This is a predicted structure of a 69-nucleotide RNA (c-di-GMP-I riboswitch aptamer) from a Bacillota bacterium.
Rfam family: c-di-GMP-I riboswitch aptamer. From the family's description: GEMM was predicted in a large-scale screen for bacterial structured RNA regulatory elements.

RNA sequence: CAUUGAAAAGGGCAAACCUGUCGAAAGGCAGGGACGCAAAGCUAUAGGGCCUGCAGCCUGGCCGCCGAU
Numbered sequence: 001c002a003u004u005g006a007a008a009a010g011g012g013c014a015a016a017c018c019u020g021u022c023g024a025a026a027g028g029c030a031g032g033g034a035c036g037c038a039a040a041g042c043u044a045u046a047g048g049g050c051c052u053g054c055a056g057c058c059u060g061g062c063c064g065c066c067g068a069u
Base pairs, nucleotide, nucleotide: 002069003068004067005066012037013036017032018031019030020029021028022027035056041062042061043060046059047058048057049054050053
């Protein structure tokens, strides 16, 4: 550096739901919560899909800890 895996180690994120709040709504934010996740990190001015916003729907791009080859 490339491919690959998530056994181990260190960790990380946080579905549904509840509370508060913003919003016409979708949905967002904060707290609780934990269904799950090897990128559940970023990208919605990459495309599709659903829907006017969603990255925890799929494909793509960029960055990335540990192990194996």